[in-house]
Context: one part of a larger RNA
Molecule: small-subunit ribosomal RNA, 5' domain
Organism: uncultured bacterium
Order: sequence, then C1' cells, then structure tokens
RNA sequence: GAUGAACGCUAGCGGCAGGCUUAACACAUGCAAGUCGAGGGGUAACAGGAAAGUGCUUGCACUUUUGCUGACGACCGGCGCACGGGUGCGUAACGCGUAUACAAUCUGCCUUAUACAGGAGGAUAGCCUUUAGAAAUGAAGAUUAAUACUCCAUAGUCUAUUAAUAUAGCAUUAUAUAAAUAGUAAAGCUUCGGCGGUAUAAGAUGAGUAUGCGUCCUAUUAGUUAGUUGGUAAGGUAACGGCUUACCAAGACGACGAUAGGUAGGGGCCCUGAGAGGGGGAUCCCCCACACUGGUACUGAGACACGGACCAGACUCCUACGGGAGGCAGCAGUGAGGAAUAUUGGACAAUGGGCGAGAGCCUGAUCCAGCCAUGCCGCGUGCAGGAAGACGGCCCUAUGGGUUGUAAACUGCUUUUAUAUAGGAAGAAACCAUCUCUCGUGAGAGAUAUUGACGGUACUAUAAGAAUAAGGACCGGCUAACUCCGUGCCAGCAGCCGCGGUAAUACGGAGGGUCCGAGCGUUAUCC
Repeated sequence: GAUGAACGCUAGCGGCAGGCUUAACACAUGCAAGUCGAGGGGUAACAGGAAAGUGCUUGCACUUUUGCUGACGACCGGCGCACGGGUGCGUAACGCGUAUACAAUCUGCCUUAUACAGGAGGAUAGCCUUUAGAAAUGAAGAUUAAUACUCCAUAGUCUAUUAAUAUAGCAUUAUAUAAAUAGUAAAGCUUCGGCGGUAUAAGAUGAGUAUGCGUCCUAUUAGUUAGUUGGUAAGGUAACGGCUUACCAAGACGACGAUAGGUAGGGGCCCUGAGAGGGGGAUCCCCCACACUGGUACUGAGACACGGACCAGACUCCUACGGGAGGCAGCAGUGAGGAAUAUUGGACAAUGGGCGAGAGCCUGAUCCAGCCAUGCCGCGUGCAGGAAGACGGCCCUAUGGGUUGUAAACUGCUUUUAUAUAGGAAGAAACCAUCUCUCGUGAGAGAUAUUGACGGUACUAUAAGAAUAAGGACCGGCUAACUCCGUGCCAGCAGCCGCGGUAAUACGGAGGGUCCGAGCGUUAUCC
C1' cells in the first nucleotide's frame, strides 16, 4: 500500500459498488419454462348468441339444450426446455491460453438460389363404458382427428457402385465436365393478403476433432506400460483415430524428469513494485467441469440433459405394509458449521430470451427497491468579529505567573444538511391501432393516440432557526506528540529494543498535546 474481511469503541447524510472465503452439509414453503386454437379432435370453467320451457312486472329473471361465437382446462401435435441462472467437487489435462489445420466433420431457427408438393392407408391419445389400487398409477372394451405415423409414385448440383477427361495438390485424393445402374421427399392452414412443408446448393452462426509452444510442488517418487506402441481387417462415429474387436509384430515413454504422490478449475484481469519480479484468481467477461453419490442410454440439429428418463446406493418423507414420493451448487428463506456475509420484496416500464401472424403470454434472466460504514468517493457538524486574556480545570520557583485560549460568554451573518409545505422529471424508442404519402402488393416515411416497477423518487422553490450531527488511537526510541499524581520487579505494558525493585515522559488516572476523522484502532493475509 491492499482486502469479498472479522473484532473493539464510535456514528449525521448521499452517490456508486460489494455482500457464505466455512459444510459440493441437510433442506419446510412459495416462485424460477413455457407457448401456439392461424396444426387437430374437441368443450371441463367463464362470457355471449340461438332454441325450448317456467314465472310473470310483456321484457326481464330462472331452468334445460345447443361448440353457434369469443375464448379455453385436460389431451394429440409443433417449437422451446442443450439458452438464460448457480457452483468450483473433480481435473496437472490439448482442460485452459496462444497460433494453426480439417483433402477427416456436423450445424435447428436465419439469409440467398433452384426445383417440387401426386395418390393411398392403418392406428392412437382425448371422449365414452367397465375395472384394479390406500395412493402413486394403471388395465380392458368401443370409438375418433391431425402439420402425428406408414406405404406407393415422381426427382436431382443428393446418396451408393462403376469407369472417363482436364486442372490442382504433401498422399489417401480434391475440383470441374459429361455418363450408366440402383435408392431415398413432402402437409397442410387461411380472414385469400399470406403463413408454413420437401429436396439440393451456398452463406452466416454455433459446435466437434487434431497439432506446435506455454501452463504448480516433491527424486526422502527412477523406472513405467499390455489395448500397452505400431500394422492388417472389420465394426462404430457427423468425423480421424486402439475409439472397439480379431489377428500379427514387439514395441512406446523416461534425469530435456516418465511413472507415482501432493496441491489446484484455466485465462482476461486484480494487488504490490521504479521496473524486473512476487502474490492472487471475489465481483464483471471468455472457456471448462458438475448438478444427492455412481453408472447408462433415449429423444433431439444440438444433451449422455440442474428444475427429463432408467438402474444401483445413502438419506428424508407418505403408506391401508402390498407399495410409492423426493433432490435449492436457480431466487428468496430455514437449520447446521463458522470470527463472518442480506428480503420467504416490486415489476416485466426498459434491455434481452422462448413461443406466437399478431394482440399477447411466460421470464427470481434483467431492471428496481429493502438490509449492512463492507469498501471507494463526496458533503456536513457552522462563518466573521470578540481580551476583563473571565470562571473552572491543570502546572509552577505560588500575595504572583503559565496553559487550556478567540476557545467560551457576547455581537453580527449564513442555512449546505435535517424538518415542514408546494411543484415535479429524464429513463419512452416503439410495437399495436387509425389517418396520410411514397414505391408497389408489403415494406418505408410522417402524423395522432397508448405504455413507468423504481416513485410523488431524483430535482426545484419557499419557511423558520446555529438550529439536527464527533469520535478513535497514540504521546521512551523507531514515530508526530510531556507534565503531575498513584503504584513500587507489585499491578501491569509490549510490534522490536525493552519499561516497572519510592522522584516511571514506557504501568493506571488527570491536564495538555499529536495523528486521522464518520470513522479510528486491533487481528489475519499478500507485496
């Protein structure tokens, strides 16, 4: 000098930041991922309409029926749930950083381009009827739809096989051109404007893989290795590869530190320092890993998936003892641990994300508010005059003097801040809707209208009044700041040197002083 700090004493305000460093310990409760009716069958709730009936006040009330309409619970289907958010257990590794490569690769949504969308079929959820179970959850029968599923057709710059020419390349080969055979697509909705669907090619974005170099400590760890190292073949993958398997060979790594053990997420950055270095990896950003512990795959463009599935284990809970349910290292919150770390708050107004044609819905991401002097920064606790140098305190060589000290009193001034009253934002750009214009068939421009959690907040004005606001540590040397009293190697102090045994500037108190100041000290850690 610094800190994600803690503790002691003290404390007026604001702005900006930060806030479980310990038990990746266990978790009550609520919320954190939905959306689309412009894909579908439908109608449990709400609202409207229609029909029938009843009551009568003759145009209202009630009942029943009807998906007819707005809408919509549950269900099928699509997209999303692989993002966003959390944590740092593991990991010394191509994990990360940096630089390259992929002629060894994939890529939903988006953009561009070309071509296409013909025909047929069987189910199933829901609904209905039964039925098992305490529940969780099922079982059977009947029946029904789709942008769900299946089959046939058509197709090429697609895929597989065969072989040709040209160009290029480090090789397998790549690119271009023209062939042959075989194979594989699609879905409708509509307010008629469109929105979607299939194939191929290119782009963008995202991901995967490989490699050079760099990346902690220990030799009181010196040898290690059997899919091990390489080859052939096959399987597998989006893709290369011992990735896996069979066979063959005997290799591969190592004092330039293999192997083993310990520790640890890595980087941008942060602290310190003139620098070189040393230390760290909180907040924010990028990458990685993980989601009660271990394992496994499914779905999907993408996961081996935090709020998905299955199995095993530990733990907790329910049970009718037959069987079931759960996973806060999401946001709050609870217990425990600890020196120690906050609210079971508001809003989707803004930014962003998901779905949707849109309106919109969802969003503990986010934006805000609450708590905490935890830090940094700013402001204030008044200013000017005022000597009888007052009273009181303390000290002395004591009729007196010194100091506290212009300090107070007293006089004049100001009102930051606090208080009261009044006004009161920016953050909002829009989307959507209506109108106008331009191009021309869905975009652009303009006008009007609408939208603020924070918040009646920030800010501004007015009013009255010095009014509402100072402490902490230290004073032997290092180190700025000295005297008296008490104590008497006691009580005690102390970072080091050391102080205290009767004149202690070092202990305790007082007066005075010094340094910082809403803080000041102590402890811990780093330079």